[in-house]
Context: one part of a larger RNA
RNA sequence: CGCAAGAAAUUUGAGAGGAGCUGUCCUUAGUACGAGAGGACCGGGAUGGACAAACCGCUGGUGUACCAGUUGUCUCGCCAGAGGCAUCGCUGGGUAGCUAUGUUUGGACGGGAUAAACGCUGAAGGCAUCUAAGCGUGAAGCCCCCCUCAAGAUGAGAUUUCUCAUCCUAUAUGGAGUAAGAUCCCUUGAAGAUUACAAGGUUGAUAGGCUGGAAGUGAAAGUGCAGUAAUGUAUGAAGCGGACCAGUACUAAUAGAUCGAGG
Numbered sequence: 001c002g003c004a005a006g007a008a009a010u011u012u013g014a015g016a017g018g019a020g021c022u023g024u025c026c027u028u029a030g031u032a033c034g035a036g037a038g039g040a041c042c043g044g045g046a047u048g049g050a051c052a053a054a055c056c057g058c059u060g061g062u063g064u065a066c067c068a069g070u071u072g073u074c075u076c077g078c079c080a081g082a083g084g085c086a087u088c089g090c091u092g093g094g095u096a097g098c099u100a101u102g103u104u105u106g107g108a109c110g111g112g113a114u115a116a117a118c119g120c121u122g123a124a125g126g127c128a129u130c131u132a133a134g135c136g137u138g139a140a141g142c143c144c145c146c147c148u149c150a151a152g153a154u155g156a157g158a159u160u161u162c163u164c165a166u167c168c169u170a171u172a173u174g175g176a177g178u179a180a181g182a183u184c185c186c187u188u189g190a191a192g193a194u195u196a197c198a199a200g201g202u203u204g205a206u207a208g209g210c211u212g213g214a215a216g217u218g219a220a221a222g223u224g225c226a227g228u229a230a231u232g233u234a235u236g237a238a239g240c241g242g243a244c245c246a247g248u249a250c251u252a253a254u255a256g257a258u259c260g261a262g263g
Stems, first nucleotide, its partner, number of pairs: 001152001005163007015149004021049007033038001051106005059100004066093005071086006110144003117137004164263001166176003169172001181259004185201005206252003209248005216240002222235005
C1' cells in the first nucleotide's frame, strides 16, 4: 500500500514444512515343519539404542553484585572490627536464570489408492488363460491421519462485537476536527540486536524501595564467662541473604501530544 467505511477480537485452511528409524528378550512353542540336527509364520507383551521436542520437580554443572573460611600487603590513628589489591587472590558451598550427562514425551493406531506379486470371473481362440471388458488381495514406499506455519490464497475467505452520519470550501477520488480504536511518551518483562511481542501507566502492584517470608550459607558483631594465650563457650540455628514468593503507593509510570470513518 492492497483486501471498496473505520476498528478490535476469534477463526477456516488452498498451500508449505516437520516427523517417519530400529535392536534384544518373554510368550504363542521346543508347537507347525523335519529322520535328526535344528526350528518358525501369524498373534500378544516387555525393555533398550540412536534421533527429536519440551522442561528444571529430581541428579548435577555454571552461577565475577549471595554466604563462609583463609594467605600476603595497604588503608580506616591504635586494639577490635572492616574495606581495597593480588586470576572472582585462593578455598568450600550456593538462589534465580541458562542448562545435560537429568526428567517427560514422540515415531503409533487407523483409512484410501497402488508397486512387484498372488487371485476371481472371462473371451478373442467351443479348451486353456489374473486381462482384452469387469472385480479383488497386496509394502517401511504414495495420499490422508499426527505436529508447526499459513487469507499478499490479489482467488486477499468466514464469524462476533464496537463506532457513527459532524463542520469548511474551488463540490472534489478535496480539506478539518472527532468516534470506536491506536500510537508517541513513560515504568517494565520468563520478550528482545534494533524493531517486534507481552504486562502496566494513579480508577495503578509495571519497576525500584520498604516490610514479611523462602532458597542458600552455617553459629555475625558486641558483651559476659573459662583460659597466660591461641581459642572455646553463652546470648543464638545467630547474622547476612543478587535475580525467588507475597504484601505495601514511599519513589517513578505526571502532564501532554499525534493518528484515526462519514461508507
Model confidence (mean pLDDT): 90 of 100. Large-subunit ribosomal RNA, domain VI from a metagenome, 263 nucleotides, folded computationally. Rfam family: Bacterial large subunit ribosomal RNA. The family is grouped with related families in Rfam's "LSU clan".